This is a predicted structure of a 99-nucleotide RNA (Guanidine-I riboswitch aptamer). Its mean pLDDT, the model's own confidence on a scale to 100, is 79. Its Rfam family is "Guanidine-I riboswitch aptamer". Rfam's curators write: This family represents a conserved RNA structure found upstream of the ykkC and yxkD genes in Bacillus subtilis and related genes in other bacteria.

[in-house]
RNA sequence: GCAAAUGUUUUCUAGGGUUCCGUGCUUAGAUGCAGCUGGUCCGAGAGAAAACUUGCAAGGGAUACUUUGCAUACACGGAAGGACAAAAGCCUGGGAGAU
Numbered sequence: 001g002c003a004a005a006u007g008u009u010u011u012c013u014a015g016g017g018u019u020c021c022g023u024g025c026u027u028a029g030a031u032g033c034a035g036c037u038g039g040u041c042c043g044a045g046a047g048a049a050a051a052c053u054u055g056c057a058a059g060g061g062a063u064a065c066u067u068u069g070c071a072u073a074c075a076c077g078g079a080a081g082g083a084c085a086a087a088a089g090c091c092u093g094g095g096a097g098a099u
Base pairs, nucleotide, nucleotide: 007052008051009050010049011048012047015042016041020039021038022036023034024033025032054071055070056069057068058067059066060065074094076097080092081091082090
């Protein structure tokens, strides 16, 4: 360099902790303590699904535009730091590095 926007959004999952609720412990009572196989919550570039988007081809249309089909791939990876209550496959970051 091949290689396109390494596209966007939503829902969910792996995972994550402890603001709130619940639970457990202590207690006269929790406004204390405990992250608890729970709910809320955070949540993936390298997890899933859907919608959009983009590209190409064919058709329609005077232009603008539109319909259908196909494609929208691949992806090893720290340490450290940062946010929220806190942590994390979150963010720095498809970064450093490795191949």